[in-house]
Context: one part of a larger RNA
RNA sequence: CUGGGCGUAAAGGGCGUGUAGGCGGGGAUUUAAGUAAGGUGUGAAAACUCCAGGCUCAACUUGGAGACUGCACUUUAAACUGGAUCUCUUGAGGGCAGGAGAGGAAAGUGGAAUUCCUAGUGUAGCGGUGAAAUGCGUAGAUAUUAGGAGGAACACCAGUGGCGAAGGCGACUUUCUGGACUGUACCUGACGCUGAGGCGCGAAAGCGUGGGUAGCGAACAGGAUUAGGUACCCUGGUAGUCCACGCCGUAAACGAUGAGUGCUAGGUGUUGGGGGUCAAACCUCGGUGCCGCAGCUAACGCAUUAAGCACUCCGCCUGGGGAGUACGUACGCAAGUAUGAAACUC
Numbered sequence: 001c002u003g004g005g006c007g008u009a010a011a012g013g014g015c016g017u018g019u020a021g022g023c024g025g026g027g028a029u030u031u032a033a034g035u036a037a038g039g040u041g042u043g044a045a046a047a048c049u050c051c052a053g054g055c056u057c058a059a060c061u062u063g064g065a066g067a068c069u070g071c072a073c074u075u076u077a078a079a080c081u082g083g084a085u086c087u088c089u090u091g092a093g094g095g096c097a098g099g100a101g102a103g104g105a106a107a108g109u110g111g112a113a114u115u116c117c118u119a120g121u122g123u124a125g126c127g128g129u130g131a132a133a134u135g136c137g138u139a140g141a142u143a144u145u146a147g148g149a150g151g152a153a154c155a156c157c158a159g160u161g162g163c164g165a166a167g168g169c170g171a172c173u174u175u176c177u178g179g180a181c182u183g184u185a186c187c188u189g190a191c192g193c194u195g196a197g198g199c200g201c202g203a204a205a206g207c208g209u210g211g212g213u214a215g216c217g218a219a220c221a222g223g224a225u226u227a228g229g230u231a232c233c234c235u236g237g238u239a240g241u242c243c244a245c246g247c248c249g250u251a252a253a254c255g256a257u258g259a260g261u262g263c264u265a266g267g268u269g270u271u272g273g274g275g276g277u278c279a280a281a282c283c284u285c286g287g288u289g290c291c292g293c294a295g296c297u298a299a300c301g302c303a304u305u306a307a308g309c310a311c312u313c314c315g316c317c318u319g320g321g322g323a324g325u326a327c328g329u330a331c332g333c334a335a336g337u338a339u340g341a342a343a344c345u346c
Stems, first nucleotide, its partner, number of pairs: 004317003007300002012314001014201004021194003025088007033081002035077008048066007091191001092188003095184004103177007110154001115149007125136002162169002206247006215241002220236004258313006266291010295302002319346003328339004
């Protein structure tokens, strides 16, 4: 430089925002950088290819032609790409009017349940298991009634329901706040798409400081089981789980499927709007499921929410092991994370 790929074979970055860059809607005029055509100069010779000639042939060699796909200058063309100017509204954004939602942050409130404390009733067991035992209980447990404390999570509603870029979000109320959708067609007039770096967000576990600790529960202890049992089962139980602030930056961060745009049979369920109607049927826009044709696929399957047909941009892959290791660098308090080989071997 180039080919083929990335749902499951190796391969989509965890997600967003956005810089450079790449790519970019309709019309008109212009320019001539790209582009195209002609001309001129140059592109040394040798080599190469073709045609002739010379050594008896050949290698070799001599002559001629071609080629040297390039570069520069010049004259034209103006469809396409680019530049300039004017313009348009369908892309994009804004205005106005609506309804939906566990979207985010903070403050407050609530009931059920577990545990604990106090008091009453009450008496010998409770608990646990495959069976037991450790454990708890005559210092009165378990059970039951009343009162109180405290923490965490929010039954039913609940739904291949909703919202969010992803991670994720579920009691109720208030305040602050983001986004999407529908209708209208009033405004701007290509303002767009993607996005190397950068920046931000990012489950759980883990870390730092200070709180909190009801339940659960790594570690740990005891009881069982077993040949053993550093396990599975049982009784306890510390970190942690919770809150505030600050780190960490990883996951089967999954739809194992990057984002955007256009085109391409249907059927059916559901959700948020609009039109229509007494109510419907029906029509339409946005989301979310199932089935299914063409097409695609190694097959499985995907199939208007594509893995179909095309285009634009980014990321990534290139046999298994060694290895996500070593070394270096950056970040981190650390744990470690990011980047990321080779020898050797099959």
Molecule: small-subunit ribosomal RNA, central domain
Organism: uncultured Soehngenia sp.